The RNA shown here (transfer RNA) has 66 nucleotides and comes from a marine eukaryotic metagenome.
RNA sequence: UCUGUAGCUCAGUGGCUAGAGCAGCGCUCUCGUAAAGCGCAGGUCAAGGGUUCGAAUCCCUUCAGA
Numbered sequence: 001u002c003u004g005u006a007g008c009u010c011a012g013u014g015g016c017u018a019g020a021g022c023a024g025c026g027c028u029c030u031c032g033u034a035a036a037g038c039g040c041a042g043g044u045c046a047a048g049g050g051u052u053c054g055a056a057u058c059c060c061u062u063c064a065g066a
Stems, first nucleotide, its partner, number of pairs: 001066004007022004015053001024040005046062005
């Protein structure tokens, strides 16, 4: 100096209830499996503090990794 956001890989750079892909679960389809389609669930945004009407986002400190 950079990174830390779902089990994994990542997006989101001040404002609606934080999203996507893969993975998981259910359903449809199939003789069955896979594939495909539809749906569901899953989050202390590393931790603490500050600024602000409002913070994953800006500032400070700490922790972990490169």
The RNAcentral record of the sequence draws on MGnify. Its Rfam family is "tRNA". Rfam classes the family as a transfer RNA. Rfam describes the family as follows. Transfer RNA (tRNA) molecules are approximately 80 nucleotides in length.